[in-house]
RNA sequence: AGAGUUUGAUCCUGGCUCAGAGCGAUCGUUGGCGGCAGGCCUAACACAUGCAAGUCGAGCGAGGUUAACAACCGAGCGGCGGACGGGUGAGUAUAACAUGGGAAUCUACCUUGAGGUGGGGGACAACAUCUGGAAACAGAUGCUAAUACCGCAUAAGCCAUAUUGGGAAAGAUUUAUCGCCUUAAGAGGAGCCCAUGCUUGAUUAGUUUGUUGGUGAGGUAAAAGCUCACCAAGACUACGAUCAAUAGCUGGUUUGAGAAGAUGAUCAGCCACACUGGGACUGAGACACGGCCCAGACUCCUACGGGAGGCAGCAGUGGGGAAUAUUGGACAAUGGGGGCAACCCUGAUCCAGCCAUGCCGCGUGCGCGAUGAAGGCCUUAGGGUUGUAAAGCGCUUUCAGCGGGGAAGAUAAUGACGGUACCCGCAGAAGAAGUCACGGCUAACUUCGUGCCAGCAGCCGCGGUAAUACGAAGGUGGCAAACGAUGCUCGGAUUUACUGGGCGUAAAGCGAUCGUAGGCGGUUAUUUAAGUCAGAUGUGAAAGCCCGGGGCUCAACCCCGGAACUGCAUUUGAAACUGAAUAACUAGAGUAAAGCAGAGGAAGGCGGAAUUCCCAGUGUAGGAGUGAAAUCCGUAGAUAUUGGGAGGAACACCAGAGGCGAAGGCGGCCUUCUGGGCUUUUACUGACGCUGAGGGUCGAAAGCGUGGGGAGCAAACAGGAUUAGAUACCCUGGUAGUCCACGCCGUAAACGAUGUGCACUCGUUGUCAGGUCCAUCAAGGACUUGGUGACUAAGCUAACGCAUUAAGUGCACCGCCUGGGGACUACGGCCGCAAGGUUAAAAAUCAAAGGAAUUGACGGGGACCCGCACAAGUGGAGGAGUAUGUUGUUUAAUUCGAAGAUACGCGAAAAACCUUACCUGGGCUUGACGUACUAGUCGUACUUAGCAGAGAUGCUUUGGUCAUUUAGUUGGACUAGAUACAGGUGUUGCAUGGCCGUCGUCAGCUCGUGUCGUGAGAUGUUGGGUUAAGUCCCGCAACGAGCGCAACCCUCGCCUUUAGUUGCCAGCAUUUAGUUGGGCACUCUAGAGGAACCGCCGCGGAUAACGCGGAGGAAGGUGGGGAUGACGUCAGGUCAUCAUGGCCCUUACGCCCAGGGCUACAGACGUACUACAAUGGUAACAACAACGGGCAGCAAUAUCUAAGAUGGAGCUAAUCCUUAAAUGUUAUCUCAGUUCGGAUUGAGGUCUGCAACUCGACCUCAUGAAGUUGGAUUCACUAGUAAUCGCGGAUCAGCAUGCCGCGGUGAAUACAGUUCCCGGGUCUUGUACACACCGCCUGUCAAGUCAUGGGAGUUGGGUCUACCCGAAGCCGGUGCGCUAACCUUCGGGAGGCAGCCGUCCACGGUAGGACCAGCGACUGGGACUAAGUCAGAACAAGGUA
Repeated sequence: AGAGUUUGAUCCUGGCUCAGAGCGAUCGUUGGCGGCAGGCCUAACACAUGCAAGUCGAGCGAGGUUAACAACCGAGCGGCGGACGGGUGAGUAUAACAUGGGAAUCUACCUUGAGGUGGGGGACAACAUCUGGAAACAGAUGCUAAUACCGCAUAAGCCAUAUUGGGAAAGAUUUAUCGCCUUAAGAGGAGCCCAUGCUUGAUUAGUUUGUUGGUGAGGUAAAAGCUCACCAAGACUACGAUCAAUAGCUGGUUUGAGAAGAUGAUCAGCCACACUGGGACUGAGACACGGCCCAGACUCCUACGGGAGGCAGCAGUGGGGAAUAUUGGACAAUGGGGGCAACCCUGAUCCAGCCAUGCCGCGUGCGCGAUGAAGGCCUUAGGGUUGUAAAGCGCUUUCAGCGGGGAAGAUAAUGACGGUACCCGCAGAAGAAGUCACGGCUAACUUCGUGCCAGCAGCCGCGGUAAUACGAAGGUGGCAAACGAUGCUCGGAUUUACUGGGCGUAAAGCGAUCGUAGGCGGUUAUUUAAGUCAGAUGUGAAAGCCCGGGGCUCAACCCCGGAACUGCAUUUGAAACUGAAUAACUAGAGUAAAGCAGAGGAAGGCGGAAUUCCCAGUGUAGGAGUGAAAUCCGUAGAUAUUGGGAGGAACACCAGAGGCGAAGGCGGCCUUCUGGGCUUUUACUGACGCUGAGGGUCGAAAGCGUGGGGAGCAAACAGGAUUAGAUACCCUGGUAGUCCACGCCGUAAACGAUGUGCACUCGUUGUCAGGUCCAUCAAGGACUUGGUGACUAAGCUAACGCAUUAAGUGCACCGCCUGGGGACUACGGCCGCAAGGUUAAAAAUCAAAGGAAUUGACGGGGACCCGCACAAGUGGAGGAGUAUGUUGUUUAAUUCGAAGAUACGCGAAAAACCUUACCUGGGCUUGACGUACUAGUCGUACUUAGCAGAGAUGCUUUGGUCAUUUAGUUGGACUAGAUACAGGUGUUGCAUGGCCGUCGUCAGCUCGUGUCGUGAGAUGUUGGGUUAAGUCCCGCAACGAGCGCAACCCUCGCCUUUAGUUGCCAGCAUUUAGUUGGGCACUCUAGAGGAACCGCCGCGGAUAACGCGGAGGAAGGUGGGGAUGACGUCAGGUCAUCAUGGCCCUUACGCCCAGGGCUACAGACGUACUACAAUGGUAACAACAACGGGCAGCAAUAUCUAAGAUGGAGCUAAUCCUUAAAUGUUAUCUCAGUUCGGAUUGAGGUCUGCAACUCGACCUCAUGAAGUUGGAUUCACUAGUAAUCGCGGAUCAGCAUGCCGCGGUGAAUACAGUUCCCGGGUCUUGUACACACCGCCUGUCAAGUCAUGGGAGUUGGGUCUACCCGAAGCCGGUGCGCUAACCUUCGGGAGGCAGCCGUCCACGGUAGGACCAGCGACUGGGACUAAGUCAGAACAAGGUA
């Protein structure tokens, strides 16, 4: 310090997630030791049991024990303490807390000072007796003491008052002290007041009646509405009152660079509480945790009459919970209470126990040790790795264990901890390692298993048969007595932005304006000192953090010192800036004056054109409407046309990127009223300004209310079309509405998606309204102010773009945003007549949603170009019959593959057996075949014959003696055996190689360097021409290069030359015949050369490339044809050509054999052949080829009626063999189902072959089907081409209408075409597509799951108002009952008590209101969920933008 994740890729915005640190934690696996800490976060739920507050005999009397006046014990009166210590965080948003101040107070014990302590009195407990009661306890009578209680005296000082009055004490004794009273101070403690700070919500906006203040009185320790009476009507609140929710506050803790966020366990300060609520008493102090009274709930005891209790003290129990310890020891230390003290008490405290809960430290050994052992795992089988790791050898003993000694903590004594810490000795490597991860982020990889299953997952995402992601194993990485998981906090997150963000298009500028509060504010001077700055003082508890030291062996931990605590207050100064006050100024702002432009607004009036309607005329059959139609109008006279009239609405041309207005918006002309702006000039006012939360006003269209109006247009609606449907688009009609007046509504993509104001920052060029100057021939030039446009620099921006009209640079103020959807929603409030508007969430859910730009692909987008793509033509297919392939069906099997183009006369250049992979049946199991081993043989090889059998096979049998070496032997072959293995046309073409198809013989596809861009990328390769071509030329931030194109290669066409046999024959001779001699001129053959290049001329073009025409030439513009197929696409095809990974079978999915099947047959499709006839059929006669093939072959001549047979010359081939047909001539047929056509069938034959039944081809005779030119639709072809005619070859025993070749005859048409269909190329445009339009994607319905709104109601909670009741208690009144201290004249009085009454008031009750929460039949929408239904809204002009 960052990283992953939106995309094909990029930049940005933006969320989600991760790496870090922390914890009072919990869970899983594991677990050696020690030190120091920590340990109910939940039920402030309920509690058994024990303990946690007593002490004093030096205050007092009585009682008991005792032999006892010692001494002791435990009740009682009395004193002090139980207000501390300990616990908890329920309540409390302020009566708390923190910080800093203040005045009107109290203070037991303690310290210091001053003064005093005289003299009396009357009781009550205990106790005794009696009584009641189950008990708790209570009552009556009687006795008694005191440091208990009460008068009197005294008063330095004290209190009250201002005359003077009032008010104290206690004694005990060991004779030394401890006490007591008054008072003045101190220290520490406590109470009260003030300021500031202190959570969220406005979907809580008004609250308050003792409320705010005053006077008087009361009351308190003390100020005060603290309380009461009266008076006044105030007080708080947008700087957030009240209400609701949540919460103890702080020092600190944790995270963070900091700012800041979260938090408030342990330790420390403060507060509050003590079963719940109320209350007071006592006291210095309480409204009191282990005190009292009352009420309530709960628990317990009970004799049913009545009583007792309060662990949020320490242990402990139940319960709750993911979860939190012992019913331990000691007062030895520290501290507290009482006491003169000894001492007693102390679950405060100090210790121990339990728990890896945390932090820190230590150990589980160290050295040597290679044959790199064994085992494991992997393997390319060679090896690698685990791994110096182990074993082995040598060494050590921390910790734990055993034994011995043994502290400090204490000061003379007293030690729970504790025989602890620590020290010494002994034995032995001995007792001591796990856990998580290994796809990326993120360090660490392989094998097997599994097969979208099981599972993993923090995010992205893995898993559908080769998973580094699941599970296991081996290995590796990390950390380590721990390691992981979960939860929570901060960080990363500049993702709430003070430091430190944004708002044109990503979320975000209010529709606009006026203006209140508030914020901000021009120039000069003086004063002040609130802000500001500086110094000083006080405070900011301790602990903690930080720094420096020190102590435990180190560390954690602890101790000491310092710094710091960024704060608050007081005080002394300064005066620049801000504020305040005063005085002045004119540059901001405004007023006046003179002009100017304008659809600015309101009211009234006027005008013409057009539509429609009405009346009348002319006139006749249509009109209207559409892609085409129909509905509709019209013979009852429309449309058209002429004249007249009515009525409503809107204002053509001018008109412009023009003008005006705050925005919405404003358009005929005239008049009236009226707002704003601009220019120019001087004069005046003197900061009067800017912005603007709330608030007010205006605010398109639609809509609403009342009343008018209604021509045209036109939601709804109706009809006609279109369509699969068409509740739409189109057409014909048509009502609200649109118009006017008045009143509502208050929203729009109310947009420049850009808040308002001011200032500053290069230029160019239009236009609107003015002004100044110069010139004038002018509609001229220069400058300037204000508006409105275009382009552009700097700068900014993610980019697009903005750019003096900023989205630049700054200032001021306001509004708004914080992932997507849920949601411009729900609930609540406000507004509205309603429609609805405004304000505005949450749950559940997703990992994205989004902006700009890039490259592609696509478009029922555009431009240009090409192609038998269309058009122009020729001939076909689709109809018939047959052949052949496919589908489907059938079958025991009908083997398998190929499937739009790019499967279908395809693999198959030959299925009767074989082939053959399929089926049925019969057989074999190291196998039909290969390699290795052992044994045997060397003719047991091979072969003849017979038998059984369908055959494989089995049994028998005849003949039969390998090669090599001197030799042993070796080689080869065969037989038998056993094991490794063979074998598989089994599976996966989506694991692959190779090969092939296709786009496409289309003109494209890329690279290096440079340049541009943040980047993906672009440029080059685009542009202007040209070409068949990214072919070439020119231009150009590009310059070059590569794979393609072209050329080089083969062939055909012309010529030359070389060579003439098997070829040829001009001339000579010869023959039936180039037959022979001869010749090689010609043809031809096959070698080598030449030839064509826009080379020449003209024209066009840019003086180019190139095009057009011409000449010459065998050939002319790549001369024709072939071979040649860029980067890539289709997971295209092939595991059945071959090869090959993985998987599968192994007496079978292998191998052999016989028979069958691949040839089936209702139907459908493709490809062909033959035809339908006269451009023909038949018959006879007569011509002219080329490419090829041939010895298990081609075969001449000859004979036989045909297929063919017999027989066989010649030929291993330019030598021999292999009829060309269409065509021509003649004859016939004469338009018919025919002398067309030949299917089908019958009979008889031929050939091949072991074998033609299933299932071959051919011949002869007979038979003579459909078919008379073929619907929608569709295919091929641009010249020696189509069409037509035959010939040859491969395969092959035989079998071609198929395939591959060959030649013969031989056309038509192509607009100097590209509108349309199809395919392709280039540029451009749009895009929400990128698996790329066979894309993406929306909604209803149906199914499941989840959360949520409404909901008749119902249940509960806190709260408010009114009223009723009114315990205990304080206070007040009364007090005829009772009454010790004092007074008394002895009668009584003063005073007091009980009782009674009253105010206040807790609990409780009644009624009502608002609020919150739970449940709820039914219901609304929402979200999510591989493959449901219907439609097709959006994205391209998305097919109606």
Model confidence (mean pLDDT): 85 of 100.
A computed fold for a 1441-nucleotide RNA from a metagenome, annotated as small-subunit ribosomal RNA.